Context: one part of a larger RNA
RNA sequence: GGAUGAACGCUGGCGGCGUGCCUAAUACAUGCAAGUCGAACGGACUUAAUAUGAAACCUAGUGAUUAUUAAGUUAGUGGCGGACGGGUGAGUAACGCGUGGGUAACCUGCCGUAUACCGGGGGAUAACACUUAGAAAUAGGUGCUAAUACCGCAUAUGCUCACAGUAUCACAUGAUACAGUGAGGAAAGGAGCAAUCCGCUAAUAGAUGGGCUUGCGUCUGAUUAGCUAGUUGGUGGGGUAACGGCCUACCAAGGCGACGAUCAGUAGCCGGACUGAGAGGUUGAACGGCCACAUUGGGACUGAGAUACGGCCCAGACUCCUACGGGAGGCAGCAGUCGGGAAUAUUGCGCAAUGGAGGAAACUCUGACGCAGUGACGCCGCGUAUAGGAAGAAGGUUUUCGGAUUGUAAACUAUUGUCGUUAGGGAAGAUAAAAGACAGUACCUAAGGAGGAAGCUCCGGCUAACUAUGUGCCAGCAGCCGCGGUAAUACAUAGGGAGCAAGCGUUAUCC
Repeated sequence: GGAUGAACGCUGGCGGCGUGCCUAAUACAUGCAAGUCGAACGGACUUAAUAUGAAACCUAGUGAUUAUUAAGUUAGUGGCGGACGGGUGAGUAACGCGUGGGUAACCUGCCGUAUACCGGGGGAUAACACUUAGAAAUAGGUGCUAAUACCGCAUAUGCUCACAGUAUCACAUGAUACAGUGAGGAAAGGAGCAAUCCGCUAAUAGAUGGGCUUGCGUCUGAUUAGCUAGUUGGUGGGGUAACGGCCUACCAAGGCGACGAUCAGUAGCCGGACUGAGAGGUUGAACGGCCACAUUGGGACUGAGAUACGGCCCAGACUCCUACGGGAGGCAGCAGUCGGGAAUAUUGCGCAAUGGAGGAAACUCUGACGCAGUGACGCCGCGUAUAGGAAGAAGGUUUUCGGAUUGUAAACUAUUGUCGUUAGGGAAGAUAAAAGACAGUACCUAAGGAGGAAGCUCCGGCUAACUAUGUGCCAGCAGCCGCGGUAAUACAUAGGGAGCAAGCGUUAUCC
């Protein structure tokens, strides 16, 4: 000198774009953050129309009940989604990450490609009704019912398995294509007058997303030198989507290590960021990729896919409710609260845009996201006037008392109107029409008027900028050298000056 997720002191006009718990991965009141589909299903309810028509009446009608149709709502069964999106960096020195390969050792819902099929049956169950236990959470019993829920049967493609084969390829196990025999394995319907559309099943090659594996790279310590029994390898078996001590039985005795094993400490990694002429050093906030975690520890279930944050079970700590028998909870989602701290924002608006989930669609949901609010926290831009003006006014400071300086500075005269103020108009962002949170915002026009807008640090040398008074090794200053003991350009105040400027200085850290 540059830089910062900064803080502190003094000061503070506006706008744009960014950015804001670095500490306690401490504890959390409250609200919201993941639903959706009635075009899968049976009910229940509401409304309307039509028909029915009890009881009663003054026979105009009123109209309980029941049935059908239409529209709507939705607790439950069922489907898809809750594995994405959002947060945090505790752990991790590791194939975790980065980079380049391998997978003849693998999986892949939705999507789009090409082929074939969708026949015929069955038994339940929630809802519901009745009921039992319980303070509640909830649990149980009896009875009824539906499905794209569940379960058999038929049929079926080299789809799976067994046996044997040909050709091509290859990297050892093998892969691909063709064809034989035997065995095995599917399915679901819905909407519509219909056409048709949306689905279902089997198998094919993709795309996308992943799993596994591997070469190289990836902090400090030797005042850590030996470490290791599923340990290293083999065989059989099991398990997995898949390879593998991944697991198991047996057998062998191996494997790693001064090219630093093991142990200890520290740490999420990277694209990047800062700095530097570069080499390098430091760093990993924001944005993007990967990983890990979700009160602590463990476990599986479901599923195409699970570290399953707002799923389940068990154990621990903590908090809450309780009728003391038993239950409920998890902000490292968005706001917000206590606490900690030098220190870090609103319990805001909207789904209008972009994107996501569900749906045939309308649409619903979306604290993702878009916006607004807040903080000079950062960067950038603008303003706080402009021109003239010497009686060089007054005042201040100083003085050798002549003057010098503040100083064209002010007053005064003229002008302008950025920002701000008031009033009027008023967007783009949105598409054939409708639909804009932002927002009466940006922007435009007019009016008025210098009116509302400058501070901070420094002035001995380094280092741009000097005098007076006070103080008297005191009070104090200080980055280094050093100043102060009676004329201090170094302390304090004043005048003047220098530098930067809505900031200026200090502290901390990095180069």

Overview: Small-subunit ribosomal RNA, 5' domain from an uncultured bacterium, 511 nucleotides, folded computationally. Model confidence (mean pLDDT): 83 of 100.